The prediction has a mean pLDDT of 89. The part of an RNA shown here (small-subunit ribosomal RNA, central domain) has 349 nucleotides and comes from a metagenome. RNAcentral holds the full RNA, with entries from SILVA. It matches the Rfam family "Bacterial small subunit ribosomal RNA".
Context: one part of a larger RNA
RNA sequence: UUGGGCGUAAAGAGCUCGUAGGCGGCUCCGUAAGUCGAGGGUGAAAUACAACGGCUCAACCGUUGGAACGCCUUCGAAACUACAGAGCUUGAGGUCGGGAGAGGAAAGUGGAAUUCCUGGAGUAGCGGUGAAAUGCGUAGAUAUCAGGAGGAACACCGGUGGCGAAGGCGACUUUCUGGACCGAUUCUGACGCUGAGGAGCGAAAGCUAGGGGAGCGAACAGGAUUAGAUACCCUGGUAGUCCUAGCCGUAAACGACGGGCACUAGGUAUGGGGGGAUCGACCCCUUCCGUGCCGCAGUUAACGCAUUAAGUGCCCCGUCUGGGGAGUACGACCGCAAGGUUGAAACUC
Numbered sequence: 001u002u003g004g005g006c007g008u009a010a011a012g013a014g015c016u017c018g019u020a021g022g023c024g025g026c027u028c029c030g031u032a033a034g035u036c037g038a039g040g041g042u043g044a045a046a047u048a049c050a051a052c053g054g055c056u057c058a059a060c061c062g063u064u065g066g067a068a069c070g071c072c073u074u075c076g077a078a079a080c081u082a083c084a085g086a087g088c089u090u091g092a093g094g095u096c097g098g099g100a101g102a103g104g105a106a107a108g109u110g111g112a113a114u115u116c117c118u119g120g121a122g123u124a125g126c127g128g129u130g131a132a133a134u135g136c137g138u139a140g141a142u143a144u145c146a147g148g149a150g151g152a153a154c155a156c157c158g159g160u161g162g163c164g165a166a167g168g169c170g171a172c173u174u175u176c177u178g179g180a181c182c183g184a185u186u187c188u189g190a191c192g193c194u195g196a197g198g199a200g201c202g203a204a205a206g207c208u209a210g211g212g213g214a215g216c217g218a219a220c221a222g223g224a225u226u227a228g229a230u231a232c233c234c235u236g237g238u239a240g241u242c243c244u245a246g247c248c249g250u251a252a253a254c255g256a257c258g259g260g261c262a263c264u265a266g267g268u269a270u271g272g273g274g275g276g277a278u279c280g281a282c283c284c285c286u287u288c289c290g291u292g293c294c295g296c297a298g299u300u301a302a303c304g305c306a307u308u309a310a311g312u313g314c315c316c317c318g319u320c321u322g323g324g325g326a327g328u329a330c331g332a333c334c335g336c337a338a339g340g341u342u343g344a345a346a347c348u349c
Stems, first nucleotide, its partner, number of pairs: 003321004007303002012317001014201004021194003025088004030083002033081002035077009049065006091191001092188003095184004103177007110154001115149006125136002162169002206247006215241002220236004258316006266294011298305002322349003331342004
């Protein structure tokens, strides 16, 4: 390479956009590159294959034959692919009319709570634990009332709920802004799918600069526990957590399940629309889109999956090929660094 795979055994890139490429709806007409048919030429001999024969057999040798498939060329066919032309509306997109949403960005506002400060009132404890102690407190703490400051997060609603490509998104208001869904058959007329490279986005931690700092809290200090206790528990507490600008580019980035299209029993619940029925927003019937559970066929090593497939097919990409060594070494690229991406071998079982 061929092959077989990728939920859990090795294996789906964290996600999206998109270049090249690959693949691509229905009808008609043409061309004939692929394709198919027929003819011609050529592909030396030996070898290989088959038949027959020669050495007493065989190896070996001889004669004859056949192919095998390739290339070139001529003529022909036109179903399929391709190409050129014409058209279509189902794929895709647009327009119009609607409603839903923690989708994103910025600005402003609010209440509860913690902490701190000031004042009132008040007295000996508070706090913490399995039990304690460190700690705080007669320089008046804790508990309580009033006022003030500041930072961070938004109880209830809240849901097996919603939105987003993923990461993720949850107080309220305003402004700007993305996407999806439903309805209309109103427009374009295949404009599509995937996507090597590439580009962008990308939790937390971490880094740079400047702010901010209430609570929490790596490191660190102390108190306990213990044989020890560089821990678990307690008292403190710095980075950090927050904001602005820039970097990092990784996660059990998980549905451990790439994307697209089509097909293949149902039942039930729920979110967003439409239609019918109805006096009616309820209930009921139906339809489209989403989110769950159960379950048939099928599938699977089993577990399970099962119209949100891990079923049945097609297209495109990524990726795996025994364990360790090792996601290491070396090189290259990226990064301020931390490190990331790519990624072996010896040896060993």